[in-house]
């Protein structure tokens, strides 16, 4: 150089035949207990790596472009 494949909440990951962006865990409050823990409940967290096209509509589909991990040579 060439191919695949991954990048979505603070971490792990899930959502792709395009049609309101979710989940554990950790976080904030409350419950509950003498208190703690553990349990319960309720809240917050996200320009879906970036940039342009396509469409009424894009985490999704094209193209470009960083990052990463894996095979080739």
């Nucleotide at each position: 150089g060439c191919c695949a494949c991954c990048g979505u909440a603070a971490c792990u990951c899930a959502g792709u035949u395009g049609g309101u962006a979710g989940a554990g865990u950790a976080g904030u409050u409350c419950a509950u207990u003498c208190g703690u823990a553990a349990u319960g409940a309720a809240c917050a967290a996200g320009u879906c790596g970036c940039u342009g096209g396509u469409u009424c509509g894009a985490a999704u589909c094209c193209a470009g472009u960083c990052g990463g991990u894996g095979g080739c040579u």

Predicted 3D model of a 73-nucleotide RNA (transfer RNA) from an SAR86 cluster bacterium. Taxonomically the source falls in SAR86 cluster (Bacteria, Pseudomonadati, Pseudomonadota, Gammaproteobacteria). Its Rfam family is "tRNA". It is annotated as a transfer RNA. The prediction has a mean pLDDT of 82.